Molecule: SAM riboswitch aptamer (S box leader)
């Protein structure tokens, strides 16, 4: 490297420190950045794995002491498929015409459900 499995709407310094330009994985956006980005320490949130402590003890609940992770917008949206609405012309179908009305394909639009990709725990390897 890879493979399995759980989670990913919540929470965390708008007077912390060094540290100096990039930063949100990738693609398109769209933001964040010298009123200071990456990166490090410190503080903080969480409770995944271990550890402990109660209890109605193959689980629950608590602690958060020990390994991790997290600390800007839902995983910041999107990328594939399926569904629903909405729109605007368009096509068909009715009809003398127009409007309505029904099918159908389209989207420059909104939701929703799944995949994919990801990212973190725990196992396997």
């Nucleotide at each position: 490297a890879u493979c399995u499995u759980a989670u990913c709407a919540a929470g965390a310094g708008c007077a912390g420190g060094u540290g100096g330009a990039g930063g949100g994985a990738c693609u398109a956006g769209c933001c964040c950045g010298a009123u200071g980005a990456a990166a490090c320490c410190c503080g903080g949130c969480a409770a995944c794995c271990g550890g402990c402590g109660u209890a109605u003890c193959u689980u629950a609940c608590g602690c958060a002491c020990g390994g991790u992770g997290c600390u800007a917008a839902u995983u910041c949206u999107u990328g594939c498929a399926g569904g629903a609405g909405c729109a605007u012309g368009c096509u068909g179908c009715g009809a003398c015409c127009c409007a309505u009305g029904c099918a159908g394909a389209u989207g420059a639009u909104u939701c929703c459900u799944g995949a994919c990709a990801g990212a973190u725990g725990a196992g396997a390897g």